[in-house]
Context: one part of a larger RNA
Molecule: small-subunit ribosomal RNA, central domain
Organism: uncultured prokaryote
RNA sequence: CUGGGCGUAAAGCGUACGCAGGCGGUUGAAUAAGUUGGAUGUGAAAGCCCCGGGCUUAACCUGGGAACUGCAUACAAUACUGUUCAACUAGAGUGCAGCAGAGGAAGGUGGAAUUCCAGGUGUAGCGGUGAAAUGCGUAGAUAUCUGGAGGAACAUCAGUGGCGAAGGCGGCUCUCUGGACCAAUACUGACGCUGAGGUGCGAAAGCGUGGGUAGCAAACGGGAUUAGAUACCCUGGUAGUCCACGCCCUAAACGAUGAGAACUAGAUGUUGGGAAUUUAUAAUCCUUUAGUAUCGUAGCUAACGCGAUAAGUUCUCCGCCUGGGGAGUACGGCCGCAAGGUUAAAACUC
Numbered sequence: 001c002u003g004g005g006c007g008u009a010a011a012g013c014g015u016a017c018g019c020a021g022g023c024g025g026u027u028g029a030a031u032a033a034g035u036u037g038g039a040u041g042u043g044a045a046a047g048c049c050c051c052g053g054g055c056u057u058a059a060c061c062u063g064g065g066a067a068c069u070g071c072a073u074a075c076a077a078u079a080c081u082g083u084u085c086a087a088c089u090a091g092a093g094u095g096c097a098g099c100a101g102a103g104g105a106a107g108g109u110g111g112a113a114u115u116c117c118a119g120g121u122g123u124a125g126c127g128g129u130g131a132a133a134u135g136c137g138u139a140g141a142u143a144u145c146u147g148g149a150g151g152a153a154c155a156u157c158a159g160u161g162g163c164g165a166a167g168g169c170g171g172c173u174c175u176c177u178g179g180a181c182c183a184a185u186a187c188u189g190a191c192g193c194u195g196a197g198g199u200g201c202g203a204a205a206g207c208g209u210g211g212g213u214a215g216c217a218a219a220c221g222g223g224a225u226u227a228g229a230u231a232c233c234c235u236g237g238u239a240g241u242c243c244a245c246g247c248c249c250u251a252a253a254c255g256a257u258g259a260g261a262a263c264u265a266g267a268u269g270u271u272g273g274g275a276a277u278u279u280a281u282a283a284u285c286c287u288u289u290a291g292u293a294u295c296g297u298a299g300c301u302a303a304c305g306c307g308a309u310a311a312g313u314u315c316u317c318c319g320c321c322u323g324g325g326g327a328g329u330a331c332g333g334c335c336g337c338a339a340g341g342u343u344a345a346a347a348c349u350c
Base pairs, nucleotide, nucleotide: 004321005320006319007304008303012318014201015200016199017198021194022193023192025088026087027086028085029084030083031082033081034080035077036076037075039073040072041071042070049065050064051063052062053061054060091191092188093187094186095185098181103177104176105175107173108172109171110154115149116148117147118146119145120144121143125136126135162169163168206247207246208245209244210243211242215241216240220236221235222234223233258317259316260315261314262313263312266295267294268293269292270291271290272289273288274287278283299306300305323350324349325348332343333342334341335340
């Protein structure tokens, strides 16, 4: 190089954008680079292979042939690929009309609840547990009513519902803003797909500076439990959780399933849009399209299962795997304030 694989056995980068590269729709013409054909030249000799000859045979020596699958040149062919020109509309995109949505960013604002503060009523307990105790309370707690402060999160609606590339997104409202979907038509005319490097985004925890701090709560104090209890339970409680800006860049970042395209029985639910039918409020039924689920045929699979949202049948491009441990470690490089991240072995051993 060829080959076999990647849902669960080793293996899909967390996710997208995208330079190079690889691949690429339909028709015609030109060209002849790839491709194909025979020709010419060359492809030393020896060796290998085939047919002969010579040593008594063989090894060995020797004659002829074949082969040397290659390279170069000119000629010819033109289906496919390439290149150039011209054209097309089925891919891709744009406009016009609609439409759903927790998509994103910034601002404003609302009610319930917890806590705290002030005041009223009121009196001896409250709280907590398996049972207790620590704790709070006659300096008046718990309970209850009124008023106030402040922070954080948004019950019901709520749904294998919706939106987003992923991470993720949920009170209401306003401003700015991204994407999807549907219908009819007009326009551009292959403008496409993938994507090594590269770049952006990327839960939680953590870090830096400055704020904020109601509740919760690593660490820590105390009380229990226990043989012990550096825990589980209880009472407290600081970082943190929140905000702004800047880092970190990892997760069972999961559908453990890369992206794009085409084809291949059905049934049932649900979300958004459209068409048709009917007494048209609306609903029913039917159909179409884009999602999202359950079951299932063929087929696939080691089995489980997957099954038009494929793990079926194919194509293009990328990533990754190659026995277990050592080890996602050491060393070196790069990145980071640090924590650490990323790239990534070997000895040895079974």